[in-house]
Context: one part of a larger RNA
Molecule: large-subunit ribosomal RNA, domain I
Organism: soil metagenome
RNA sequence: UGCAUGUGGUGGAUGCCUUGGCGAUUACAGGCGAUGAAGGACGUGACAGCCUGCGAAAAGCUGCGGGGAGCUGGCAAACGAGCAUUGAUCCGCAGAUGUCCGAAUGGGGAAACCCGGCCCGCAAGGGUCACCCGGAGCUGAAUACAUAGGGCUGAGGAGCGAACCUGGUGAACUGAAACAUCUCAGUAGCCAGAGGAACAGAAAUCAACCGAGAUUCCGAGAGUAGUGGCGAGCGAAAUGGGAAGAGCCUUGCAAUUUUUAGCAUUCGAGUUAGCAAAACGGUCUGGAAAGGCCGGCCAUAGAGGGUGAUAGCCCCGUACGCGAAAGCGAGAGUGUGGAACUAGGGUUGCGACAAGUAGGGCGGGACACGUGAAAUCCUGUCUGAAGAUGGGGGGACCAUCCUCCAAGGCUAAAUACUCGUAAUCGACCGAUAGUGAACCAGUACCGUGAGGGAAAGGCGAAAAGAACCCCGGGAGGGGAGUGAAAUAGAUCCUGAAACCGCAUGCAU
Numbered sequence: 001u002g003c004a005u006g007u008g009g010u011g012g013a014u015g016c017c018u019u020g021g022c023g024a025u026u027a028c029a030g031g032c033g034a035u036g037a038a039g040g041a042c043g044u045g046a047c048a049g050c051c052u053g054c055g056a057a058a059a060g061c062u063g064c065g066g067g068g069a070g071c072u073g074g075c076a077a078a079c080g081a082g083c084a085u086u087g088a089u090c091c092g093c094a095g096a097u098g099u100c101c102g103a104a105u106g107g108g109g110a111a112a113c114c115c116g117g118c119c120c121g122c123a124a125g126g127g128u129c130a131c132c133c134g135g136a137g138c139u140g141a142a143u144a145c146a147u148a149g150g151g152c153u154g155a156g157g158a159g160c161g162a163a164c165c166u167g168g169u170g171a172a173c174u175g176a177a178a179c180a181u182c183u184c185a186g187u188a189g190c191c192a193g194a195g196g197a198a199c200a201g202a203a204a205u206c207a208a209c210c211g212a213g214a215u216u217c218c219g220a221g222a223g224u225a226g227u228g229g230c231g232a233g234c235g236a237a238a239u240g241g242g243a244a245g246a247g248c249c250u251u252g253c254a255a256u257u258u259u260u261a262g263c264a265u266u267c268g269a270g271u272u273a274g275c276a277a278a279a280c281g282g283u284c285u286g287g288a289a290a291g292g293c294c295g296g297c298c299a300u301a302g303a304g305g306g307u308g309a310u311a312g313c314c315c316c317g318u319a320c321g322c323g324a325a326a327g328c329g330a331g332a333g334u335g336u337g338g339a340a341c342u343a344g345g346g347u348u349g350c351g352a353c354a355a356g357u358a359g360g361g362c363g364g365g366a367c368a369c370g371u372g373a374a375a376u377c378c379u380g381u382c383u384g385a386a387g388a389u390g391g392g393g394g395g396a397c398c399a400u401c402c403u404c405c406a407a408g409g410c411u412a413a414a415u416a417c418u419c420g421u422a423a424u425c426g427a428c429c430g431a432u433a434g435u436g437a438a439c440c441a442g443u444a445c446c447g448u449g450a451g452g453g454a455a456a457g458g459c460g461a462a463a464a465g466a467a468c469c470c471c472g473g474g475a476g477g478g479g480a481g482u483g484a485a486a487u488a489g490a491u492c493c494u495g496a497a498a499c500c501g502c503a504u505g506c507a508u
Stems, first nucleotide, its partner, number of pairs: 001507009015493001016458002020429002022426007029418002031160002039101003042055003049075003061095006070083003106115003116129005131157002133154003138150002164195001165193005175182001179229001205212002216243003220239001226234002247410003252350006262336006270328003274322002280295005296313002298302001304316003359383008369395001390405005445452002465492001468479004
């Protein structure tokens, strides 16, 4: 030095575990905000820090209800001081307080800061003062009437929020095996606005000589008919089957009749705390029984979890059943509710029934349809009808025929989504997995900034976390002790490999 065996170190794979994730189902909710939000800064405890809670009334205050023995949140113990059957801590509902910044709104500003006016008050302090819009009976210039302006008044607007929705604007990479029409795609992005859904919607629609009868969605028709440098690609409709189903208003007059909306009140399923809830002993092994053996019991409860190993009967629960002072509340009933004007419904009669519009030319866009034979829809520009004896459409256009009535408006459901709440589930993951994040993570750290972005779980049933002695300055170790186990000793379950020792044997 090599090989082998044994025994260690290092290291943290593997196994087991799960507080965290991922995916779904059902129900609910679908908003918060000038009564100051979302999100923060700074404070707040007997005690330094962080998290959580709260706000100078500051881990809290008041009332009502629940609950019933301990409590003063967590990391995180100890000590101290207290509270509590005269019902605390805790849970629910309602209320009070709620610094400063932030739409931030008295003015300013490099957010959490600086500086003011007016009113009240001895003071400390408190209140108020942005802009836009709406309302209306006040006031009121140059300038007589007026108008502008001013004043008054409004729980009006603003800002935030995950996706879904509508509108406006609108790419490129890419594909076409290059590339320009085309495609990607009216996608991404940006802007505006709304709702719990949005949009659409009661035929100037389709159809085909038969007829249907608003819209939306699903699924056939169908990758069909078409369209297309007829390339790449794009791609309908009629019709029949389902989900759901609902129709209406406006603009005048007259007659007649009655009520809705609104307001008040009562009831009220449900929801926001909870209550209750059956039935087990012996023995054996073991550190421990829930395991084995023996013998019982309950079950509208043998879902699940915990307890020193595997528990229907030990604990929490589960099944069945019960429960609200207060808040919310689908829905239902009752009362009021037209009165001189202003606002409605039903019925009847008469009347009315949409013009720079329809259409056309030019240029574009949308329609599955790229200008094409190109109908239909929208319109930047120029034009421009008819008036129900009328007008639109039926894919150039004309006739016949059929069908509908534009240029005003409203409308539930079936449909889309999930920041969130509750319950449940998984041939989903199990710490290099599953969220980036199981752990004080959008943290540490990096970057001027936009932004990027980790690593890091496990002693034991219980700290019983090793008193005391010895070596040592300490670190660390040896005894002793605890424990079933300490090669479970605190970066502590298991403890692979690489890598590094020690002992022994053999070879050189």